Annotation:
Bacterial RNase P class A from Thiomargarita sp., 385 nucleotides, folded computationally. Its Rfam family is "Bacterial RNase P class A". It is annotated as a ribozyme. Model confidence (mean pLDDT): 76 of 100. It was read from a public genome assembly, where an Rfam model found it.
RNA sequence: GGAGUGAAUUGGGCAAUCGCUGUCCUGAUUUAGGAUGGAGGAAAGUCCGGGCUUCAUAGGGCCGAGUGCCAGGUAACGCCUGGGAGGCGUGAGCCUAUGGAAAGUGCCACAGAAAAUACACCGCCUCUUUGAUUUUAGGGAGGUAAGGGUGAAAUGGUGUGGUAAGAGCACACCGCAUCAGUGGCAACAUUGAUGGCAGGGUAAACCCCACUUGAAGCAAGACCAAAUAGAAGUGCAGUCAAUUGUAGUUAAAAAUUGGCAAAUGGGGCCCACAUUGCGCUUGGGUAGGUCGCUCGAGGUGUUUGGUGACAAACAUCCCAGAUGAAUGAUUGCCAGUAACUUUUUGAGUUAUUUACAGAACCCGGCUUAUAGAUUCACUCCCACC
Numbered sequence: 001g002g003a004g005u006g007a008a009u010u011g012g013g014c015a016a017u018c019g020c021u022g023u024c025c026u027g028a029u030u031u032a033g034g035a036u037g038g039a040g041g042a043a044a045g046u047c048c049g050g051g052c053u054u055c056a057u058a059g060g061g062c063c064g065a066g067u068g069c070c071a072g073g074u075a076a077c078g079c080c081u082g083g084g085a086g087g088c089g090u091g092a093g094c095c096u097a098u099g100g101a102a103a104g105u106g107c108c109a110c111a112g113a114a115a116a117u118a119c120a121c122c123g124c125c126u127c128u129u130u131g132a133u134u135u136u137a138g139g140g141a142g143g144u145a146a147g148g149g150u151g152a153a154a155u156g157g158u159g160u161g162g163u164a165a166g167a168g169c170a171c172a173c174c175g176c177a178u179c180a181g182u183g184g185c186a187a188c189a190u191u192g193a194u195g196g197c198a199g200g201g202u203a204a205a206c207c208c209c210a211c212u213u214g215a216a217g218c219a220a221g222a223c224c225a226a227a228u229a230g231a232a233g234u235g236c237a238g239u240c241a242a243u244u245g246u247a248g249u250u251a252a253a254a255a256u257u258g259g260c261a262a263a264u265g266g267g268g269c270c271c272a273c274a275u276u277g278c279g280c281u282u283g284g285g286u287a288g289g290u291c292g293c294u295c296g297a298g299g300u301g302u303u304u305g306g307u308g309a310c311a312a313a314c315a316u317c318c319c320a321g322a323u324g325a326a327u328g329a330u331u332g333c334c335a336g337u338a339a340c341u342u343u344u345u346g347a348g349u350u351a352u353u354u355a356c357a358g359a360a361c362c363c364g365g366c367u368u369a370u371a372g373a374u375u376c377a378c379u380c381c382c383a384c385c
Stems, first nucleotide, its partner, number of pairs: 001381010012334007020038007040356001044367002047365005052217004057272001059271005064213005069083005084098001085096004099208002104206002106202003118155001121148002123144009156174006175197001176195008221291004231282006238260007262276004298317008336352007
């Protein structure tokens, strides 16, 4: 000097004038004055997790759904941190839908002899036979899977020996399986011994295993005020016993109690539990106001502990609450950027809320979009000293 990797900050500032709006104070009942605040890092997506609110099904089981290496953090999570394993990169670093294929089932196109019950295409070797004949060509029998070919993948790999030619056939190393030791909380790593030991891949296929799993949602819900029609029609749904009931007797309607059933109540089913009715059609009233609604798993600073995510203690601060939806407009200067001119060190002129984009119960994450400016640490290459 160049090319990269990781992390962080900002995403305009100051002043004046006018306008809108929350809270507080003074005054006023017509409204006015003063003080002090007023849209993001993603407010987006509605993908996860919660706080909060309401609810007889929030209880048990099976199904369904979600997560998926280990250990921590957190209110919790599918998030974050740190490790392990695998892969990519020279490297700083980055990525992972990362449990189980020896419980079972399925799939692996085409090519290829053959992709699982694994029939050997070209070949190699031995014997035999017919021709030819220095060497050789065809047929038959047997042996073979080392060489070639096909493919993403071919029945463990490489090397040496051995064999008629070959083959774990034998040996060495690697791989695989079993057992044991050492280190680590663990995932795992490593060492040794024994054994010639078997087709691989795929679970983002079905499946198996481990853990987790109420529903609905601020248009939740609470209160106040007002209005109406305590409306009309219709379907389904119970039986037994006792008591009451009756102007004389018996019975009926009806009511109460109890048993057995039935119906209704959840993402589905069964059990349990709760309730005693469960619907359909037509028609009418209200849709106004207040709360919820911003003091929080809150922000900032320092110290301590921790590799870290983070935690604790102390101090300090209050930082939008609109409701057809406020948070704006103009002017000047500065900063940055772009274009043009120029004496190209620099200066001048013009333009410029300039990128992505706007709160609606709140919070913790993830994902996506993003012009420009700034800072820190690390890696590699080149040149010079």